[in-house]
């Protein structure tokens, strides 16, 4: 250089055959509980799904590219 896969919160995965406000763990924050802290209980914040264009009424999902990660032949 050729192919396959992948790319959703600060990290790790979910999201059924395209369908309502994209869910949860950890971590974070504040409160409670403690002599503090941790563990525990309680409630919060946080991703417009990796950019760009396309097909649809509707797209995290189908489709083209663009850049990134991985494998894999040379």
């Nucleotide at each position: 250089g050729g192919c396959c896969u992948c790319g959703u919160a600060g990290c790790u995965u979910a999201a059924c055959u395209g369908g309502a406000u994209a869910a949860a763990g950890c971590a974070c924050c504040u409160g409670g509980u403690u002599a503090c802290g941790g563990c525990c209980c309680a409630g919060g914040a946080g991703a417009c799904u990796u950019g760009g264009g396309g097909u649809u009424c509707g797209a995290a999902u189908c489709c083209c590219u663009a850049c990134g990660a991985g494998g894999u032949c040379a």
Background:
The RNA shown here (transfer RNA) has 74 nucleotides and comes from a Bacteroidota bacterium. Rfam family: tRNA. Rfam describes the family as follows. Transfer RNA (tRNA) molecules are approximately 80 nucleotides in length. The sequence is in RNAcentral, with records from ENA. Model confidence (mean pLDDT): 81 of 100.